The prediction has a mean pLDDT of 79. This is a predicted structure of a 138-nucleotide RNA (SAM riboswitch aptamer (S box leader)) from a Desulfuromonadales bacterium. Rfam family: SAM riboswitch aptamer (S box leader). Rfam links the family to the GO term regulation of gene expression. From the family's description: The SAM riboswitch is found upstream of a number of genes which code for proteins involved in methionine or cysteine biosynthesis in Gram-positive bacteria. The source organism's lineage runs through Bacteria, Pseudomonadati, Thermodesulfobacteriota, Desulfuromonadia and Desulfuromonadales.
[in-house]
RNA sequence: UUUUUAUCCAGAGUGGUGGAGGGAUUGGCCCUGCGAAGCCACAGCAACCGAUUCGUCAUGGCAUAACAACCAUGGGCGGAUGUCAGGUGCUAAAUCCAACCCGCAGGAGCCCUCGGGCCGCAGCGGGGAAGAUGGGGA
Numbered sequence: 001u002u003u004u005u006a007u008c009c010a011g012a013g014u015g016g017u018g019g020a021g022g023g024a025u026u027g028g029c030c031c032u033g034c035g036a037a038g039c040c041a042c043a044g045c046a047a048c049c050g051a052u053u054c055g056u057c058a059u060g061g062c063a064u065a066a067c068a069a070c071c072a073u074g075g076g077c078g079g080a081u082g083u084c085a086g087g088u089g090c091u092a093a094a095u096c097c098a099a100c101c102c103g104c105a106g107g108a109g110c111c112c113u114c115g116g117g118c119c120g121c122a123g124c125g126g127g128g129a130a131g132a133u134g135g136g137g138a
Stems, first nucleotide, its partner, number of pairs: 001138008013042005021031003025099004043091003048087002050084003053079004057074005095130001100127005106121001109118003
């Protein structure tokens, strides 16, 4: 860099340095000289990977008339978040909201043969895209 997969409405910040931006993109809306980004220190959150424990299941061994029991292994499953915190990650706002498609209910405007049609708007729900982070692969 690319690919695949899981998660993304929970949680957690102070100090130093720095000196004007930041929230990925676009639009909106926010944060910011009562000090942005970046960097450093310490602290914290969470539990993806990791370690560990119990139960259960599977496979193998042993054993038996056949089982059971016992032993081993498991990148099987589970413990209303088992326990720990080694590797990452994270510590304004739901990934801050929306963006593309579908559905629901609503109100505004335009046209109309009065049956309806069109347009674009904010709300709710579902799916997708993009992004972020972890794990696996190239």